The RNA shown here (small-subunit ribosomal RNA) has 1576 nucleotides and comes from a Pseudomonadota bacterium. Rfam family: Bacterial small subunit ribosomal RNA. Its family is annotated with ribosome and structural constituent of ribosome in the Gene Ontology. The sequence was found in a public genome assembly. The prediction has a mean pLDDT of 83.
């Protein structure tokens, strides 16, 4: 030093918000604390503080500066006396001398009040005056002599409406003047000493010239003169006021150094400027004047200009550095209606002074006049907003006076205001039935709650009464002492001491009593930050909101209300400051990709600087003086009952100054050094520059030959060229332009950026030698140059390419992408432009910090193969850094210097200024507005007209359908009283519905019920139940009769009678049913779909700051996330498979109702009789890549063969994973809210669901000859069947009817199969195909076929001749094609489920369409490509720009004009003192002087005017763009390769995004190749 304990002190907290998540950036918002506030609601009491932030607007009215009779004149009133008078009163005197007013002093310059200017020596701190001034006070020295002459008041006349003046007369004085004095001041001069900024300045010392004055009141004496007889006369004192002079205090004035706002879209200011002399001027110094000289001064370290601002101690905030402000209170300026002036005076250019000039008020007789609240109150205006026209001089403080005193809105008080602080109350204790009521409720109960009532207490504050401090001490008056001074015991002074006297506040504070819980609580807020939740209301309304953001029917976000939470005589809200924000970063930030490195050089100021001494002390460090006013803040202690306030003491002012040391760094100076830099010598590399020359391919064009019908050119095409001969092709020239290969993450250069060969001329880098020089270095605000492309001037050139252009396709359009022309330009010379994705998005130097490995160029060793050292250029990679990607000795890592630049996003790199440019335009460079983001990396998804891999009737190959017609069913539309309801792209549409004549049924019309058609509870009546009747469409509504069961108890001998009760009917009433009413977006369950696709997840590890990754990826394999290997993973769920069922084979068991090979028999397995066989149907077996062969890694599989009924999951089915679609369903069915309640419930008839111009799905027949149609004649499966299926037989042409065997079924019945087969006919036709549709006549089911049923017969006999565009199944016992059965159901299938019969064709294969799986890329997507998002147009609303103008206000320059006013010069008009002279009644008066004055002039100069700029600022037709704006036009430019990769820079062109030219850039995706790494 650093760590580590010990102590003591001070002491820093976040959050919410882009995202689907993540980290970062980064802004916005929020909780803290404060206020001279204000506003909403509220509101006991005191205390102490505060209190027009706005219009420095204007003011009515009252006070806010006066005092001195002890300066001085003159003097009412009032008292006293006399005199007259009845009295009223009048005359005169006296005493006090007092009010007004006047000479004169002193004060008015203080205090008070504002902040308007003011960016300044104005404030502040420290300095200076040797450049200065200071009334009143202190101290000290010296003195106040002697004279004069006015002017006020005052009387007198005038003028004036007034204010207020004028003339004439008298007069005092501390007024004024003259003369003497003259120590010392002041002004020259000379001398000596002493200091010094060498300029001077002080100090003595000598001589000269010059300047003063006033008295006033006390005592004591005195009486020459005077006199009012004790003074005013006069001596001695006393105090006090005056001259001078020196000193101090105190107060100013002046000048420096430092510090103190913002704009550089203010950069050049300046003629009194800057200096010098010499005058003038002031208190004083200076350009402060003024004459002359001389050309200077200030500026980027920011002048000048312009816009804010009093400054300061402090004050709020803050860890602190800081930031913010400057109100009360202090100190400092500054201003006083608004500008200019001076005057007086110690002191003003003067709030309550005086002159002039404007405004503005107001008086007025019109002629003049007055006036300044930013002083206390107050009024009106302005404003979100700020108070009484109080009391009082008791206090403390001012002025004056000798003193009483007097004045004092200064101050001491009281009033109003919660405006802030600070304290106190508004009641304690007990008290559970947990009252009552209020709210919720899951109906149990919870909560408000010990809260309240009761009950026991206490009295603080308010209220009444009653006592009651302190603020008071001085002065003053008077006594008494001491002392001083006097001649004094007199008088005075000084000093103690005593005694009178003096209170606004004030009903003070306090204290005491009396009375009673009595009179005293509210705001705010409860989504999250952010403590605190529930109900009802409202339905995107209405309103909240500081953010983010709630509100579209379950809102903890809006409004009540309950309940809570927080503070409380307060609560909140809004403004503002600071904090938090390290969000300007000095403590303290950054620029590869988020804002941000200037294109690049070179160099100026400038900052910065190797190493060794010496030395200086400027930084720098310490220690001492002084200073940092008080107040405030802290600390300690004291006083109000605490506090808050006050008061004393200390500490602290982190700064300045001076002075004393320290000498390591820094810096200054000086001397060295050689490593930094730089030079020499001697070498190689090199597209480094320029500038002349040459060259060979090639295009293209000209000429000529050959040749002939094309050619050219795309995705295909056309435009183009060609029979006048192209294209191809040979040869010849012409001309420009631009250098194949070589060539390369090769070189060079500072960047743009250099490329064919030679020459010449020239920059610059490295290498090797260690020879000079000796810090000469780094970096570099301005500056100065260079600086692709595109562009623009002036001539030139011009072959190819190509902006604009034109044409031709394409296209809905195509002012485009393609193609055919083409012009500017691309090239030369000169000049200009200065800009790019000018990129490594990475400024420049200089050290340090592992390595591998490649290439390039130089130099060396030597073990000739390998190795060292320097330059550069690449890639990996470690430590470190970093949000992450990455970078990583070519740092983005770790240090130093230095310079640029950034600070949310959008307006906008825009406007407006300036500056550059010929122009395009550059360069510099905001505001208002609006928005909460906008942004960087990286995760997971998804999507890509991205890649790879790989499935699937996806495509391809087949086969057969739909779309065309009829029909039948479903849907839209559309119609209707009604055509109930839902389903809607696949995944709605022969779908709920597996069967709508009534019913169903929900729909409509009409009739009807009202506890109901159903359920439960109470009561009552009656058994229950049947039957006729009336009305009626029916339901109903009414009437009438029959009938008395069952079980229990009790009575009775029974019969029966009397209670109860189960059940069932009816009646009441009320809780209640009831709702196919609403919300599938409040659900539950249930189903659909991707999808029977292969995925979907977890624990623990591990990794990443983190979302997240891994595993689940890779190599193979499968139908599969099947399996195998391999891996930082190990494992494990849920899906696959497999278990289930069903079918193929085959044994075993059983053998009627089945079956028949053998025997017997029949018309027939009919019957005996068998159960071998088929067949029922129960139980096993079989198949597992098990066997072999091949490939495959010795796998995991795969391909092959064998055997087998069957071969690689054999076939079919059943089974649907995490999830998605707010997917469907409230009318299956459950359900939560809501709605209905004589209806939206329930019953009944009828109608409807069936309508019908059309559309569209899904069927059926069908168009024919592989077929129709007649005849004959085989073969099934699987199901049904007692309100059922129904034989046989008769009847009908049939449907059917008649019958009624038989059958709860392997038995009887439906039940004929059809297609096939054989036999015949039709002969290509709208037909012997099709049946449609219509008449007509009928069968059957049913309460009933009109609306609206199936079938049959006989008769018509349509459309249809194979179906555009385009679309759908199927891969085998499959399509196709035949038929048959069942459910449902009285009846009513072409549908729907099932059954079997006959029975194919193709599948080359994944490029394409669809749909999916895995990796991987790429994204601006995240509702996720139905996504995102540009621009133009059009509405609406906002701010700004330009704009002819025009309007203000500030202000520069010329010039006019100049009030008062100071200085000057005149000053003939007027003038008392002083001087001179005359003249006199001696009082004076004449002239003349001196001085003064009026009055006039110049010089300056306010306002005002002209004229012209300049800057701000408003307006302004019109314009130009920008910004906002749920759902407008037109396009698709960007995000993916975005469909033409984008983008920068530049030009053209276009409705619009935007195209297209030239040059750049990767921040383009794909495949390929090079090349370079890793790994072997």
């Nucleotide at each position: 030093a650093a760590g580590u304990u010990u102590u003591u002190u001070c002491g820093g907290a976040g959050a919410g918000u882009u995202u689907g998540a993540u980290c970062c950036u980064g802004g916005c918002u929020c909780a803290g604390a404060g206020c001279g506030a204000a506003c909403g609601c509220u509101g006991g009491c005191g205390g102490c503080g505060u209190g027009c932030u706005u219009a420095a607007c204007a003011c009515a009215u009252g006070c806010a500066a006066g005092u001195c009779g002890a300066a001085c004149g003159a003097g009412a009133a009032a008292u006293c006396c006399c005199g007259g008078g009845c009295a009223a009163c009048c005359g005169g005197g006296a005493c006090u001398g007092u009010a007004a007013a006047g000479u004169g002093g002193c004060g008015a310059a203080c205090g008070g009040g504002u902040g308007a200017g003011u960016a300044a020596c104005a404030c502040g701190u420290g300095a200076g005056u040797a450049a200065c001034c200071u009334g009143c006070c202190c101290c000290g020295g010296a003195g106040a002599c002697u004279g004069g002459a006015a002017c006020a008041a005052c009387c007198c006349c005038g003028c004036g409406a007034a204010a207020g003046c004028g003339g004439g007369g008298c007069u005092a004085a501390u007024a004024c003047c003259g003369g003497a004095u003259a120590a010392g001041a002041c002004c020259a001069c000379g001398g000596c000493u002493a200091c010094u900024g060498c300029g001077g300045u002080a100090g003595c010392c000598g001589a000269g010239g010059c300047c003063a004055a006033a008295g006033g009141u006390g005592g004591c004496g005195g009486a020459a003169g005077c006199u009012u007889c004790a003074g005013g006369c006069u001596g001695c004192u006393g105090c006090u006021a005056c001259u001078u002079c020196g000193g101090g205090a105190u107060g100013g004035a002046c000048u420096c150094g430092c510090g103190c706002a913002c704009c550089a879209u203010u950069a050049g200011c300046u003629u009194g400027u800057u200096g010098g002399c010499a005058g003038g001027g002031u208190a004083a110094c200076g350009g402060c004047c003024u004459a002359c000289c001389a050309a200077g001064g200030c500026g980027a370290a920011g002048a000048u200009g312009g816009u804010u601002a009093g400054c300061u101690g402090g004050u709020c905030u803050g860890a602190g550095a800081g930031g913010a402000c400057g109100g009360c209170c202090a100190g400092c300026c500054a201003c006083a209606c608004u500008g200019g002036a001076a005057c007086u005076g110690a002191g003003a250019c003067a709030c309550g002074g005086u002159c002039c000039a404007g405004a503005c008020u107001c008086c007025u007789a019109c002629g003049g006049g007055a006036g300044g609240c930013a002083g206390c109150a107050g009024u009106g205006g302005g404003g979100a907003a700020u108070a009484u026209u109080g009391c009082g001089c008791a206090a403390u403080g001012g002025g004056c006076g000798a003193a009483a005193g007097c004045c004092u809105g200064a101050c001491g008080c009281a009033g109003c205001g919660a405006c802030g602080c600070c304290g106190c109350g508004u009641g304690a204790g007990u008290g559970a039935u947990g009252a009552a009521g209020g709210c919720c409720u899951u109906c149990g109960g919870g909560u408000c709650g010990u809260a309240a009532a009761g009950c026991u207490c206490u009295g603080u504050c308010g209220g009444g009464c009653g006592g009651g401090a302190a603020g008071a001490a001085a002065a003053a008056a008077u006594c008494c002492a001491a002392u001083c001074u006097g001649a004094a015991u007199a008088g005075g002074g000084u000093u103690g001491g005593g005694u009178u006297c003096u209170g606004a506040c004030g009903u003070u504070a306090c204290c005491g009593c009396c009375g009673a819980a009595g009179g005293a609580a509210g705001c705010a807020c409860c989504g999250g930050c952010u403590a605190a939740c529930u109900c009802c209301g409202u339905g995107c309304c209405a309103g909240c909101a500081g953010c983010c953001g709630c509100g579209g029917u379950a809102a903890a976000a809006c409004g009540g209300a309950g309940g809570g939470u927080g503070c409380g005589a307060g609560c909140g809200u809004u403004g503002c400051u600071c904090g938090g924000a390290a969000u300007c970063a000095c403590u303290g930030g950054g620029u590869g990709u988020a804002a941000a490195g200037g294109g690049c050089g070179c160099g100026u100021a400038g900052g910065u600087g190797g190493u060794c001494g010496u030395u200086u002390a400027a930084g720098u460090c310490g220690g001492a003086u002084g200073u940092u006013a008080a107040a405030g803040c802290c600390c300690u202690g004291g006083g109000c009952u605490u506090a808050a306030c006050c008061c004393a003491g200390g500490a602290a002012u982190u700064g300045c100054a001076u002075u004393c040391g320290a000498a390591a760094c820094u810096g200054g100076a000086u001397g060295g050094c050689u490593u930094g830099a730089g030079g020499g010598u001697g070498g190689g590399a090199g597209a480094g520059g320029a500038a002349a020359g040459c060259g060979g391919a090639a295009u293209u064009c000209c000429c000529g030959g050959u040749g002939u019908a094309g050619a050219g050119g795309u995705g295909a095409a056309a435009u183009u060229c060609g029979u006048a001969g192209a294209u191809a092709u040979c040869g010849g020239g012409a001309g420009g332009a631009a250098c194949a290969c070589c060539a390369g993450u090769g070189g060079c250069g500072a960047a743009g950026g250099c490329g064919g060969c030679u020459u010449u001329c020239u920059g610059g880098a490295c290498c090797a030698c260690c020879c000079c020089u000796g810090a000469c270095a780094c970096u570099g605000a301005g500056g100065c140059g260079c600086g692709a492309a595109a562009g623009c001037g002036u001539g030139g050139g011009g072959a190819g390419c190509a902006a604009a252009c034109a044409g031709g396709a394409u296209u809905a359009g195509a002012u485009a992408c393609c193609c055919u022309g083409g012009u500017a330009g691309u090239c030369c010379a000169c000049g200009c432009u200065g800009u790019a994705a000018a990129c490594g998005a990475u400024g420049g130097g200089c050290a340090c910090u592992a390595g591998g490995u490649a290439u390039u160029c130089c130099c060396g060793a030597u073990u000739u193969a390998u190795u060292g050292g320097g330059g550069g250029u690449g890639c990996c990679g470690c430590a470190g850094c970093u949000a992450a990607c990455g970078c990583a000795u070519u740092a983005a890592g770790u240090g130093c210097c230095c310079c640029a630049c950034c600070u949310g996003g959008g307006g906008a790199g825009u406007a407006c200024g300036g500056c550059c440019g010929c122009a395009a335009g550059g360069c510099u460079a905001a505001a208002a507005c609006u928005c909460a983001a906008a942004g960087g990396a990286a995760u997971u998804g998804a999507c890509g007209g991205g890649g790879g891999c790989c499935c699937g009737c996806a495509c391809a190959a087949g086969c057969g359908g739909u779309g065309g017609a009829g029909c039948a069913u479903g849907u839209g539309g559309u119609u209707u009283a009604a055509u109930u309801c839902g389903a809607u792209g696949c995944a709605a549409c022969g779908c709920g519905a597996g069967g709508a004549a009534c019913c169903u049924u929900a729909c409509c019309u009409g009739g009807g019920c009202u506890u109901g058609a159903c359920a439960u509870c109470u009561u009552c009546c009656g058994a229950a139940u049947c039957c006729c009747g009336g009305u009626g469409a029916a339901a109903g509504c009414u009437g009438g009769g029959a009938g008395u069961g069952c079980c229990c108890c009790g009575a009775g001998a029974a019969a029966u009678c009397g209670g109860g009760g189960a059940g069932c009917g009816g009646g009441a009433a009320g809780a209640c049913a009831g709702g196919u009413g609403c919300u599938g977006c409040a659900u539950g369950g249930c189903u659909g779909u991707c999808g029977u696709c292969a995925g979907c997840u977890c624990g623990u590890g591990u990794c990443g700051u983190g979302a997240g990754a891994u595993g689940u990826u890779g190599g193979g394999u499968u139908a599969a996330g099947u399996c195998c290997c391999g891996c930082a993973a190990c494992g494990a769920g849920c899906g696959c498979a497999a278990c289930c069922c069903u079918u193929a084979u085959c044994u075993c068991u059983a053998g009627u109702u089945g079956c028949c090979a053998u025997c017997a028999u029949u018309a027939a397995g009919u019957u005996g009789g068998g159960c071998a066989c088929u067949c029922u149907a129960g139980a096993g077996a079989a198949a597992c890549u098990g066997c072999c062969c091949c490939g495959g890694u010795u796998a995991a599989c795969g391909g092959g063969g064998a055997g087998g009924a069957a071969g690689g999951u054999g076939a079919g089915g059943a089974u649907g994973a995490c999830g998605u679609c707010a997917a469907g369903u409230c009318c299956u069915c459950a359900u939560g809210g809501c709605c209905c309640u004589u209806a939206c419930g329930c019953c009944c008839a009828g109608g409807g669901c069936a309508a019908c111009a059309c559309a569209c799905g899904u069927g059926c027949u069908a168009c024919a000859a592989u077929g129709g149609c007649c005849g004959c004649u085989a073969c099934a499966a699987a199901g049904g069947g007692u309100u059922g299926c129904g034989a046989a037989c008769c009847c009908g042409u049939g449907a059917g009817g008649g019958g009624g065997a038989g059958c709860c079924a392997a038995u009887c019945u439906c039940a004929a199969a059809a297609a096939a087969g054989c036999g015949g006919c039709c002969u290509c036709a709208g037909u012997u195909c099709g049946g449609a549709u219509u008449g007509g006549a009928g069968u059957c089911u049913g309460c009933a076929a009109u609306u609206c049923g199936a079938c049959u017969c006989c008769a018509u006999g349509a459309a249809g001749c194979u179906g555009g565009a385009a679309u759908c199944g199927c891969u085998a016992g499959u399509a196709a094609u035949c038929g048959c059965g069942c459910a449902u159901c009285a009846g009513a299938a072409c549908g729907g489920c099932g059954c079997g019969g006959u029975g194919a064709a193709u599948a080359c294969g994944u490029u394409c369409c669809c749909g999916g799986g895995c990796c991987u890329u790429g994204u601006a997507c995240a509702c996720a490509c139905c996504g995102c998002c540009c621009g133009u147009c059009a509405c609406a609303c906002c701010a700004c720009g330009a704009g002819a103008a025009u309007c203000u206000g500030c202000u520069g320059u010329a010039c006019c004009a100049g009030a008062a006013g100071u200085c000057a010069c005149u000053g003939a008009g007027c003038u008392a003192a002083c001087c001179c002279u005359g003249c006199u009644u001696c009082g004076g008066u004449a002239g003349g002087g001196a001085g003064g004055c009026a009055a006039g002039u110049u010089c300056c100069c306010a306002a005002g005017g002209u004229a012209u700029g300049g800057u701000a600022g408003g307006u302004g037709a019109u314009u130009g763009g920008g910004g906002u704006g749920a759902a407008g036009u037109c396009g698709u430019a960007a995000c993916a390769a975005g469909g033409u990769a984008g983008c920068c820079g530049u030009a053209g062109g276009a409705g619009a995004a935007c195209c297209u030219g030239c040059g750049g850039c990767u921040g383009g995706a794909u495949c390929a190749c090079c090349u370079c790494c890793u790994u072997u």

The organism belongs to Pseudomonadota, within Bacteria.